The prediction has a mean pLDDT of 75. A computed fold for a 105-nucleotide RNA from uncultured Quadrisphaera sp., annotated as TPP riboswitch aptamer (THI element).

This record gives sequence, C1' cells and structure tokens, in this order.
RNA sequence: UGGGAACGACAGGGGAGCGCCGGGUGGCGCUGAGAGUGCGGGAGACCGCAGACCCUCGAACCUGAACCGGCUAGCACCGGCGUAGGGAGUCGGGACACCUCGUCG
Repeated sequence: UGGGAACGACAGGGGAGCGCCGGGUGGCGCUGAGAGUGCGGGAGACCGCAGACCCUCGAACCUGAACCGGCUAGCACCGGCGUAGGGAGUCGGGACACCUCGUCG
C1' cells in the first nucleotide's frame, strides 16, 4: 500500500413439509439446522408477540410450480429449470499478499 476472510456487536429476513393410524385439534414414523415450544386474540381458518433453528448480496427463503427426468411408502433426495424473476446490512475487526525502512545475527 492492497486486502474487510474468520470472528464479534447491533439490526434485519425466513420456513415449519410428508406418510400411516377410517377422519382428526391426538398418536406413531420419515427427511431436515429447524417440521409448531410458550403467551395473548379469534367460533374457526388463522393472526400477533416471544423462543429454538437457519440466513442477510445471496440457492436462507419465495415465485415459476399441482413444473420436467430419476428415485421414494410419500415428502425428502439427485439432475434440470437456473448465467431465470425476487430476497434481509451496517459498524467493528486484519488473517493474508506485496513494497520500503530500521535493528540484531
């Protein structure tokens, strides 16, 4: 001089699916970081706040999408779509690289 990686603080964003039990607010199981924990409201669908978890320039998550191929009990998973369209950030922080100077041997 370049460099803002890890990490930290504060702030913000997001999802909660699938199968079976005749049905289900109940139970069991699958995948996953997380699959609905607590409080309040509502006749209910559901909504609000908090918690856990993940994520913040991007594959967290949403849309296309009840998508296409494989696979599965199904979801999940693998590949495509996908150089697609959206998606929440600031501050602190210097590992590292190069150059130069000095000191010691």

The sequence was found by an Rfam model in a public genome assembly. Its Rfam family is "TPP riboswitch aptamer (THI element)". From the family's description: Vitamin B(1) in its active form thiamin pyrophosphate (TPP) is an essential coenzyme that is synthesised by coupling of pyrimidine and thiazole moieties in bacteria. The previously detected thiamin-regulatory element, thi box was extended, resulting in a new, highly conserved RNA secondary structure, the THI element, which is widely distributed in eubacteria and also occurs in some archaea. Analysis of operon structures identified a large number of new candidate thiamin-regulated genes, mostly transporters, in various prokaryotic organisms. NCBI's taxonomy places the organism under Bacteria, Actinomycetota, Actinomycetes, Kineosporiales, Quadrisphaera.